[in-house]
Context: one part of a larger RNA
RNA sequence: ACCACGUUAAGGAACUCGGCAAACCAGCCCCGUAACUUCGGAAGAAGGGGCGCUCCGCGGCGUUCGGCGCGAGCCGUGCGCUGCGGAGCCUCAGUGAAGAGGCCCAGGCGACUGUUUAGCAAAAACACAGCACUCUGCCAAGCCGCAAGGCGACGUAUAGGGUGUGACACGUGACCAAUGCCGCAAGGUCAAUCGGAAGGGUCAGCAGCGAUGCGAAGCCCGGAUGUGAAGCCCCGGUGAAUGUCGGCCGUAACUAUAACGGUCCUAAGGUAGCGAAAUUCCUUGUCGGGCAAGUUCCGACCUGCACGAAUCGUGUAACGAUCUGGGCGCUGUCUCAACGUGGAUCCCG
Numbered sequence: 001a002c003c004a005c006g007u008u009a010a011g012g013a014a015c016u017c018g019g020c021a022a023a024c025c026a027g028c029c030c031c032g033u034a035a036c037u038u039c040g041g042a043a044g045a046a047g048g049g050g051c052g053c054u055c056c057g058c059g060g061c062g063u064u065c066g067g068c069g070c071g072a073g074c075c076g077u078g079c080g081c082u083g084c085g086g087a088g089c090c091u092c093a094g095u096g097a098a099g100a101g102g103c104c105c106a107g108g109c110g111a112c113u114g115u116u117u118a119g120c121a122a123a124a125a126c127a128c129a130g131c132a133c134u135c136u137g138c139c140a141a142g143c144c145g146c147a148a149g150g151c152g153a154c155g156u157a158u159a160g161g162g163u164g165u166g167a168c169a170c171g172u173g174a175c176c177a178a179u180g181c182c183g184c185a186a187g188g189u190c191a192a193u194c195g196g197a198a199g200g201g202u203c204a205g206c207a208g209c210g211a212u213g214c215g216a217a218g219c220c221c222g223g224a225u226g227u228g229a230a231g232c233c234c235c236g237g238u239g240a241a242u243g244u245c246g247g248c249c250g251u252a253a254c255u256a257u258a259a260c261g262g263u264c265c266u267a268a269g270g271u272a273g274c275g276a277a278a279u280u281c282c283u284u285g286u287c288g289g290g291c292a293a294g295u296u297c298c299g300a301c302c303u304g305c306a307c308g309a310a311u312c313g314u315g316u317a318a319c320g321a322u323c324u325g326g327g328c329g330c331u332g333u334c335u336c337a338a339c340g341u342g343g344a345u346c347c348c349g
Base pairs, nucleotide, nucleotide: 002343003342004341005340006339007338008337010335011334014333019330027051028050029049030048031047036041038167052089053088054087055086056085057084058083059082060081061080062079063078065076066075067074068073090094102328103327104326105325106324107323108322109320110319114126115125130165131164132163133162134161135160136159142151143150144149168315169314170313171312173245174244175243178242179241180238181237182236183235187233188232189231194226199221200220201219202218205214206213207212246264247263248262249261250260273307274304285301286300287299288298289297
């Protein structure tokens, strides 16, 4: 020097990515307790005071024994538990050892209790009540199984399955052109099938001197017109279905800006709300706050590279081993290190 632990002058986060770690706090009784709020909460908010031992006085509850009373009960006495007041005693220190919340302010995310990567992640991920769409009329839909059979369910649309969203509050705009789904079935297209035309092979036979040609039935090959469902095309509907939600130019009596106008394109051109955001590239945007000094943080602005409405939008009390910024307290985190205890290690025996 290393590991675990203990103590430390003065300072007190100057440490560091970050108060990581450590320290402070801690029990019981009393006083007292803000914003906000879904009126439950927030709350153990915060912030204060008391606490040991001895003696005295006054009570409460239970109970033993004795006395009184007809009785309810009363008085006395002893024991157990317990409360209040007063006086005094000692220590540095009285929840005297051990164990036992640090607190506050603001913001992001997720409502909440829960669940999870057994063995690097506990979370803003999953789930969740609630909301919505959709399927299913019962031998249900859906699922497992080749089947029998089973689950669903000994249930029956206030039921069961699927999908999305995710308490609650206020909301959830435009587009049906594409894709999906639903409806419609007139027309177009269209498979196997049915059907079997032409044509072909073979061959009796016929012709021919022959080569060869023609060729009925049968058998075989062949397969036309015709027949022919769904689907697709077509027509319509549908967004809490997959999704999508513009460009250029000009214009007001300072300037700037443009309520206004023009034009092109589209299925329709982003409404409310929010916005440098878990989203902002330029960017440490600009202004304000906080600090002596602030790429983080909070409040604004809006020029949204590239928010936006159930892949929900915006809020929200409570909750969180969550994430971010700030403060009080407290400390060996640090200035800056020292000493001690136990171990481990090394040397000798």
Molecule: large-subunit ribosomal RNA, domain IV
Organism: Oscillospiraceae bacterium